Notes
This is a predicted structure of a 564-nucleotide part of an RNA (small-subunit ribosomal RNA, 5' domain) from a Deltaproteobacteria bacterium. The coordinates come from a structure-prediction model, not an experiment, and the mean pLDDT is 82. It matches the Rfam family "Bacterial small subunit ribosomal RNA". Rfam links the family to the GO terms ribosome and structural constituent of ribosome. The sequence was found in a public genome assembly.
Context: one part of a larger RNA
RNA sequence: GAAUGAACGCUGGCGGCGUGCUUAACACAUGCAAGUCGAACGGGGCCAAUUCUGACGGGGUGGCAACACUCAAUUGGUUUUGGCUUAGUGGCGCACGGGUGAGUAACGCGUGGGUAACCAACCCUUAGGUUUGGAAUAACGUCUCGAAAGAGACGCUAAUACCAAAUAAGACCACGCCAACUACGGUUGAUGGGGUAAAAGAUGGCGCUUUUCGGAAGCUGUCGCCUUAGGACGGGCCCGCGUGACAUUAGAUUGAUGGUGGGGUAACGGCCUACCAUUUUGUCGACGAUGUCUAGCUGGUCUGAGAGGAUGAUCAGCCACACUGGGACUGGAACACGGCCCAGACUCCUACGGGAGGCAGCAGUGAGGAAUUUUUCGCAAUGGGGGAAACCCUGACGGAGCAACGCCGCGUGAGUGAAGAAGGCCUUUUGGUUGUAAAGCUCUGUCGGAGGGCAAGAAACGCGAUGGUAAUAAUACGAUCGUCGCUUGACUUAACCCUUAAAGGAAGCCCCGGCUAACUCCGUGCCAGCAGCCGCGGUAAUACGGAGGGGGCGAGCGUUAUUC
Repeated sequence: GAAUGAACGCUGGCGGCGUGCUUAACACAUGCAAGUCGAACGGGGCCAAUUCUGACGGGGUGGCAACACUCAAUUGGUUUUGGCUUAGUGGCGCACGGGUGAGUAACGCGUGGGUAACCAACCCUUAGGUUUGGAAUAACGUCUCGAAAGAGACGCUAAUACCAAAUAAGACCACGCCAACUACGGUUGAUGGGGUAAAAGAUGGCGCUUUUCGGAAGCUGUCGCCUUAGGACGGGCCCGCGUGACAUUAGAUUGAUGGUGGGGUAACGGCCUACCAUUUUGUCGACGAUGUCUAGCUGGUCUGAGAGGAUGAUCAGCCACACUGGGACUGGAACACGGCCCAGACUCCUACGGGAGGCAGCAGUGAGGAAUUUUUCGCAAUGGGGGAAACCCUGACGGAGCAACGCCGCGUGAGUGAAGAAGGCCUUUUGGUUGUAAAGCUCUGUCGGAGGGCAAGAAACGCGAUGGUAAUAAUACGAUCGUCGCUUGACUUAACCCUUAAAGGAAGCCCCGGCUAACUCCGUGCCAGCAGCCGCGGUAAUACGGAGGGGGCGAGCGUUAUUC
């Protein structure tokens, strides 16, 4: 000199863009952060329409009356349909997104390769299918236990839940045979017969046939389901090289090294297991094994002319973790932050029998600390999950709030103005300086204040109309591609523009002995104090304290800490 996720002191007008627990991976009150689908399924509740029917009373007509017919209203049950809502079964999601850096010196990360040792839900493309049956169970009902959390018994019912069977283009398995390639271990392709394993429906339209007139068979569109081949996205595993300190850590190792058989995995492998290892059983090690300490790694960031040094906040990639330790389940993927089980510590509830919990998600609280924000608005945009869609969910995200924490921009006025005013300070007492500075006069109107106007972020989805395309028996429906119209803004009392009054509301901090830009007076008297280094202060201190003046930077200025 440059820099910082900074802090402290004094001071503080506005805006834009960023950034904000570096300490206790300490403990957490409260709310929210992962749901969605009724176009997979059967129920419950409410509402509307509807079929049949009951009841109370009323009106009208006929009738002497009993009664008959009829009208509207109230109300109960019932059939069917539709809508809304809801717990449950089922599907998909919850492995993403968000947080943190404790652990890890490691194939963890970076980089370059390998997989002839592998996986791959959702998405795209290819080909072929989607047949026939069955048994349950939740919800629900009845009952029981429990303070609660919750649990049990019996009975009923559905499915795209579960099970069995059929079929098998292709797939997989073993066998036979042929070809190509080969790292000589195998791999790929063709072929023969044999064996193994699938599936689920939903919703629109038509309906020539049939009908108990409700529909049904059938045809067809869309979305699904099963098998198959390929792609894309994503991952698993292996290897070369690189990636801290200490030798005041020199030997380390028994699943250790290798083989065979077996198990396990999507997959290679001592990954696991049994056995074996001959002279003797290897393997690693001064090219630093083992041990101890420290540490998430990288793109990057800071500095520097560079080489290098330091660093790893924000943003991006990878890894690891989710109260501590262990374990598996489900699943395409987890050994799973807001899932399960066990153990432990802690906190809470309890009727003392037993239960509940996990902010290193967003806010917020306590504690620790020099120190780090709102228990805010919205899903309008972008992105994600579910859904045919409408839409729902989304503390991701988009915004606002707080903080001069940082960077950048703007302002705090401009011109004129000498009687060089007054006052202050100094003085050789004459003057000098503050100083065109102020006042005064003439202007301007940024920011802030008040009033008014008005974009962009919005394009889609959807709905309505309309045209084309393919599909189809079809000018239905639906699909797909356009065109036109309508609809959607948290921010927003914002940005921007206009009008308006008005110099009004807006300057400080540090320094002045040398380094180092900037000097005098007073006070003090080795005292009080200063100080980054040299050093100042003991009676004339440009070095302490104050004042005047000056220098530097400026909404900041200094100090401290750290890095180069």